Predicted 3D model of a 509-nucleotide part of an RNA (small-subunit ribosomal RNA, 5' domain) from Yimella sp. The RNAcentral record of the full RNA draws on ENA and SILVA. The organism belongs to Yimella, within Bacteria. The prediction has a mean pLDDT of 81.

Context: one part of a larger RNA
RNA sequence: GGACAACCGCGGGCGGGGGGUUUAACCCAUCCAAUUCAAACGAGGAAGUUCCAGCUUGUUGGGGUGGAUUAUUGGGGAACGGGUAAUUAACACGUGAUUACCUUCCCCUCCAUUUUGGGUUAACCCUGGGAAAGGAGGUUUAAUACGGGAUAUUCAAACAGGGUGGCAGGGUGGGGUGGGGAAAGAUUUUUUGGUGGGGGAUGGACUCGCGGCCUAUCAGCUUGUUGGUGAGGUAGUGGCUCACCAAGGCUUUGACGGGUAGCCGGCCUGAGAGGGUGACCGGCCACACUGGGACUGAGACACGGCCCAGACUCCUACGGGAGGCAGCAGUGGGGAAUAUUGCACAAUGGGCGAAAGCCUGAUGCAGCGACGCCGCGUGAGGGAUGACGGCCUUCGGGUUGUAAACCUCUUUCAGUAGGGACGAAGCGAGAGUGACGGUACCUGCAGAAGAAGCACCGGCUAACUACGUGCCAGCAGCCGCGGUAAUACGUAGGGUGCGAGCGUUGUCC
Numbered sequence: 001g002g003a004c005a006a007c008c009g010c011g012g013g014c015g016g017g018g019g020g021u022u023u024a025a026c027c028c029a030u031c032c033a034a035u036u037c038a039a040a041c042g043a044g045g046a047a048g049u050u051c052c053a054g055c056u057u058g059u060u061g062g063g064g065u066g067g068a069u070u071a072u073u074g075g076g077g078a079a080c081g082g083g084u085a086a087u088u089a090a091c092a093c094g095u096g097a098u099u100a101c102c103u104u105c106c107c108c109u110c111c112a113u114u115u116u117g118g119g120u121u122a123a124c125c126c127u128g129g130g131a132a133a134g135g136a137g138g139u140u141u142a143a144u145a146c147g148g149g150a151u152a153u154u155c156a157a158a159c160a161g162g163g164u165g166g167c168a169g170g171g172u173g174g175g176g177u178g179g180g181g182a183a184a185g186a187u188u189u190u191u192u193g194g195u196g197g198g199g200g201a202u203g204g205a206c207u208c209g210c211g212g213c214c215u216a217u218c219a220g221c222u223u224g225u226u227g228g229u230g231a232g233g234u235a236g237u238g239g240c241u242c243a244c245c246a247a248g249g250c251u252u253u254g255a256c257g258g259g260u261a262g263c264c265g266g267c268c269u270g271a272g273a274g275g276g277u278g279a280c281c282g283g284c285c286a287c288a289c290u291g292g293g294a295c296u297g298a299g300a301c302a303c304g305g306c307c308c309a310g311a312c313u314c315c316u317a318c319g320g321g322a323g324g325c326a327g328c329a330g331u332g333g334g335g336a337a338u339a340u341u342g343c344a345c346a347a348u349g350g351g352c353g354a355a356a357g358c359c360u361g362a363u364g365c366a367g368c369g370a371c372g373c374c375g376c377g378u379g380a381g382g383g384a385u386g387a388c389g390g391c392c393u394u395c396g397g398g399u400u401g402u403a404a405a406c407c408u409c410u411u412u413c414a415g416u417a418g419g420g421a422c423g424a425a426g427c428g429a430g431a432g433u434g435a436c437g438g439u440a441c442c443u444g445c446a447g448a449a450g451a452a453g454c455a456c457c458g459g460c461u462a463a464c465u466a467c468g469u470g471c472c473a474g475c476a477g478c479c480g481c482g483g484u485a486a487u488a489c490g491u492a493g494g495g496u497g498c499g500a501g502c503g504u505u506g507u508c509c
Stems, first nucleotide, its partner, number of pairs: 001509004006505001008503003013376004018371001020368001021334001026332001028330001030329001032327001035076003040073001043070002048065008083287002093211005099205001101204002106200003110197004115149002118146001124138002126135002154165001171192001173190005213259003220250003225247008262284004266277004289310005312323004340366001342365003348362001349360004379409004389400004413450001415445005423436001426433002453498005458479003464493005474481002
C1' cells in the first nucleotide's frame, strides 16, 4: 500500500446491486418447510334438480337423479430441493485413464401381451385405553392391492421329456356400430396407461496413475496381514467373507504413530515466482441428538422413515407414552459480533395429475443494520468598507476571508400532488390472472429550503502558532516528547488529508 463474512470509537442525507452466528455439530417453546392423483378402487356423500305424500301453500318427510368433497385401500414422489463442516490425511478431492456392473422417469426401435379363475383386507360397525397405540370381535366389501392355472416367450440342456425363473391390468374422454321408448349395459376404433425384450441418454458403482499439511522429541509396522486354489456373497471385480496352501506385504523417495484439516473451481496479495485462504456463488464428499442396524425401493443403510441402546427434554389418570431446527423465521446461551416468529407462488424450477389445479420457508420479493462496493447530493454565480466576532500581533496590522451578510439564479436528492409500467410466456370457453407495488419511471408544485464529519499537523509524512501544564498530567507505529519560552501532552485559532464517512484494533500478502 492492498484486502476483509470483521469488531470498536466519533459522526451519519439518498439510491443501486451484493453480503449478514467466523463463537456452542450448544439446548430449543411456537408456526410453517412434501405432498399429490376420485381419469386405479370400494364406501360415505353437499348444493342443485325431479317424483310422491302430508298439510301450515312453502315448507316437512320419503324415493330417484346428481357428484362438490372426503378419511381409508392403491399408485407416484418423499434418495430431489434446503442446511451444516463435526468427522475425514482418505481414491475424500482434483486431474487423467479404466470395467467386471446397475439405472425409476426420458428418447429411439421392434414387436408381443392385457386370457381364465380365486381368496382376502382397510375403510365402516363393535370393543377397549387417560393418551399414544390396539383387538384370532363381525358368516361384512372393492381394486391398476394380493395370489393360482392356462397360453405365449426366454434361459440351461445334443434332442425329447421333465424342471427352473420372470410378466400381464386396466381406467377416462371422444367417435362409430348394433340394440332400445329412454337409460344402463355390449362391441369396435382412437387417446392415455400397465407388463416383457433390444438400444441410447442420464445418474450411479468399482479400479488405477499422478498431485496437494505439520511432526523423527513417532523407526520399524502388519496375521485376513501379502499372494494362490476353491467356494460363498454382491448389481458387479476383489481377502469383501470363509476353508485350505504358501510366507509373504509396507518402510528414511518417511511406513506406522501423533497433531491439524472437508477438497476443488476460485478468492486476496504480488511485476512475477510465490505466499495466504476455501465466507458468499458453482462442483464433489461427509453428516443429520450420540452409537449401531437393517427394511422398503430403480435409487437410502434414508435431516422433517423404522428398530435397538445411550444422554437429555416433555406428557401421564403412574398402567404407560412422546420428541430431535447443522430446513425458514424465532427464543435462550456462548460471544467483540451477525437480521423478520414478513409477503407470494405472479415469474423460474421441482413433485403429483390427462388437464384444470394442488403443494413448494426451493425460489421470487420485501423488512433490519453504511457490513463492504458503486453512484448522487448537502447548492450555483456575483459580492470588500476586506463588516462583526474569534485568533495572533512587532499594536502598524495580519488571519479566518468571497467566507458571511446582501443581490441574482437553479431545484438533483429528500418532500408533496397527479399519472403509472415491463416482467405474461402460459393457463382459462370467456371474464380474467403480478407477491414485488401505486414500486420503478414520467409530469407538476414550493422553497436554499431538510442533509458534514472524522483523523492528523516533531521526523518518517501533507499540514504551526498561542495559552495551560511543568519528568506531573499525559503522548507514542519506530526514533522518541514532557524536569517553567513543549510546532510531540491538553485546549483554542489556523492548516493538511479523506469525506457519509473517518480513525483505532485484529488477520493475510